[in-house]
RNA sequence: UGGCUGCCUUGGGGGAGGUCGCGACAGACCUGAGAGUCCGGUAUCCGCAUUGCGCGCGCCGGAGACCCUUCGAACCUGAUCCGGUUAGUGCCGGCGGAGGGAUAGGCGUUUGGCCCAGA
Numbered sequence: 001u002g003g004c005u006g007c008c009u010u011g012g013g014g015g016a017g018g019u020c021g022c023g024a025c026a027g028a029c030c031u032g033a034g035a036g037u038c039c040g041g042u043a044u045c046c047g048c049a050u051u052g053c054g055c056g057c058g059c060c061g062g063a064g065a066c067c068c069u070u071c072g073a074a075c076c077u078g079a080u081c082c083g084g085u086u087a088g089u090g091c092c093g094g095c096g097g098a099g100g101g102a103u104a105g106g107c108g109u110u111u112g113g114c115c116c117a118g119a
Base pairs, nucleotide, nucleotide: 001117002116003114004113005112006107007106008105009104011069012068013067014066017030018029019028020027037063038062039061040060041059042058046054047053048052075100076099077098081094082093083092084091
């Protein structure tokens, strides 16, 4: 210098990846606001020892937390994409202000706050 912006009510939208280890244990680590917090169901494996019972960091559904809600980069598609980096990954950048994407109302507000970017 630039950028961004708070609270309440109400409804809605959304994601949960990667590494080591493991049986589906315990646990440790990376990025992130959030990644394994809880409940129910369940395939396979394993154990018990058997018409069955038990264990989840898998899968499905729900809840919670978190983020976003048209002034919309939350998130999805393109994408099993491209470049870089890393132990590895949607880790970083590009793609790209491309396409799609969920609400209304009230109060407050720029001499404040964030500490994001550039010089």